[in-house]
Notes
Large-subunit ribosomal RNA, domain VI from Duncaniella freteri, 246 nucleotides, folded computationally. Its mean pLDDT, the model's own confidence on a scale to 100, is 90. The source organism's lineage runs through Bacteria, Pseudomonadati, Bacteroidota, Bacteroidales and Duncaniella. It matches the Rfam family "Bacterial large subunit ribosomal RNA".
Context: one part of a larger RNA
This record gives sequence, C1' cells and structure tokens, in this order.
RNA sequence: CGCGGGAGAUUUGCGAGGCCCCGACACUAGUACGAGAGGACCGUGUCGGACCGACCACCGGUGAGCCGGUUGUACCGCCAGGUGCACCGCCGGGUAGCCGCGUCGGGCCAGGAUAAGUGCUGAAAGCAUCUAAGCACGAAGCCCCCCUCAAGAUAAGAUCUCCACAUAAGGGCCGUCCGAGACGAGGACGUCGAUAGGUCGCAGGUGCAAGCGCGGCAACGCGUUCAGCCGAGCGAUACUAAUCGC
Repeated sequence: CGCGGGAGAUUUGCGAGGCCCCGACACUAGUACGAGAGGACCGUGUCGGACCGACCACCGGUGAGCCGGUUGUACCGCCAGGUGCACCGCCGGGUAGCCGCGUCGGGCCAGGAUAAGUGCUGAAAGCAUCUAAGCACGAAGCCCCCCUCAAGAUAAGAUCUCCACAUAAGGGCCGUCCGAGACGAGGACGUCGAUAGGUCGCAGGUGCAAGCGCGGCAACGCGUUCAGCCGAGCGAUACUAAUCGC
C1' cells in the first nucleotide's frame, strides 16, 4: 500500500514447516519347533537411553546496582564510623529474571494408496500360469492422522458485534511503561488513572547494624537485637510523573 467505509473479535485452510528414533526386561511360554542342547513368531505390559518442546514449584547455576566477612592504601581533621581504588580487590552467601545438571510432556493409535513379496479368478496356449481383462492382501517408507504457521490464497474467503454518512468512525503524534523489543513493530496505561517511580505492608536475601551499657590490660566477647540493611518479587496507596494539546 492492497483486500471498495471504519473498528474489535472469532474462524475456514490453499499451502508450508515440524515430529517420525532405539533398547532392555517380564508375561504369553520353557509353549510351538527340536533327539537333545536350545528356543520363538503373533500379541501384551513395565522400565530406560538419546532427541525435541515447554516451564521454574523442587534440585542446581548465574545473579558487576542485595547482605555480610576481610587485606592494603588514600580520604572524610582525630577517635569511632564510613567512602573510593586495588580483577566485582579477595572471600562467604544470594531475590527476581535468564537457565540445566531440574521438572513435565512428546514419538502412539486408526485410515488410504502402494514397493518387494503373497494370493484369487483367468485366458492367449482345451493343460499350466498372481496378469494379459478383473480382484484381494502386503512396509519403520508415501498420503493422511498429531503439532505450529498460514487469506499478499491479489481467486485477498467466512461468521459475530459495534461506530458512522462525514469537521465522522478510526488512527497517529506526545507522555508513563512492559513478562514486547536492534530500530520499527507488539502489549498495558495516560487523572473517568495503579503505567512507572516513591512510600507502606508482605514475601525473600543476608545473618544480628550503629550508638550505648556490661565484662576483659587488650584482641575481643555479651546484652539491647531472629537486629540493621536490602535490585528486579506480591499487594496496597495518587505523594511524583503520564499536563495541555496537535
């Protein structure tokens, strides 16, 4: 831009892509078969491997703006307490998110047409012959089935609902943002408001702050104190910003 008004929603499926795997054990059955040794087809069940998809309750990883410990040095006048730098200085943990080593799921079944192959009927060729006419079976393979995309399928499909007859309906610009994202795009919200920040509460993480008191010559310990601090999580709240407009 198109799909002969606009918008929202639900769809059909031309067509395209994905998936398609393998093993062990048990039962059938020590049966059929076989002198014995050995030992099935068919059918059924259980468990597993690799692969693929989804997810984060569990386990685990990461988590450079969370918490703590600690070394050196500089600074905050000194003490105390802190901050910067040193690979995040080093070390111990760790929320959300993202992940796998974690969890859950998948390959099934059924149908159609066939390959090699197996047959029926059957002539040419009084017989025989699965084939020449005709007919029936038969694969992990083919088409479907299952999953995903899909009407730019320009032959542009269908259904439902709503708004308008034109300064319209609708869309965009702008702002606050996101489980969305390279940018566009998509999605949420813009005071008739919980969109983000802040604040409050909760969860969760660190692991018991500072100050003061007590004990000890001191390093330090104990108490106050399951403290203090705290990213992304859950909820609440218009305090701040989403103004006014084009």